[in-house]
Predicted 3D model of an 86-nucleotide RNA (c-di-GMP-I riboswitch aptamer) from Paenibacillus sp. The organism belongs to Paenibacillus, within Bacteria. Its mean pLDDT, the model's own confidence on a scale to 100, is 86.

Parts: sequence; structure tokens; C1' cells
RNA sequence: ACAGGAAAAUGGCAAACCAGUUCGAAAGACUGGGACGCAAAGCCACGGGUCUUCUGCAUGCGUGCAAUGAUCGCCGGGUUACCCUC
Repeated sequence: ACAGGAAAAUGGCAAACCAGUUCGAAAGACUGGGACGCAAAGCCACGGGUCUUCUGCAUGCGUGCAAUGAUCGCCGGGUUACCCUC
């Protein structure tokens, strides 16, 4: 350097839920609490999936379709990285 994460060690992140005098049309994000879990659950919307539908199109006016929005803790990919070595 590459590979691996069985056994350790120092630590790290933070699901659901709750609150918010925050943002957003919504999904969701953010802040605080809280821990389900995670060896990249660090970062990046590049490919796919999923969610939402302000707006646009269609409509039999019931609704349907579609991201430029969101999700990296959905998957793949890219990139950075602690410790140790069955």
C1' cells in the first nucleotide's frame, strides 16, 4: 500500500418518538432531548429505487401522470478515514 473486521482499545454517529419562539406547498431538513442500531449510519444526488407534487399536462372534475424537491440510516458507484490483524 492492498485486503479483512473474528477478538480487543480509544472514541464517533444517532432510528423511532417528544419538543421547537425554525425552514418548506409537501416529502423532508434543522435545533434540543432520546438510543434502534451502524466499521464508514463520514462526505458526494453520478446510476437505480422510493417519497412528495408547489407547479405543469390530462380529466368523466372523482382523480391520474410528471421533479427542477427530498432520501447517502434504500442499493450501487465515487471519495476520505481511526484501531487492530483470526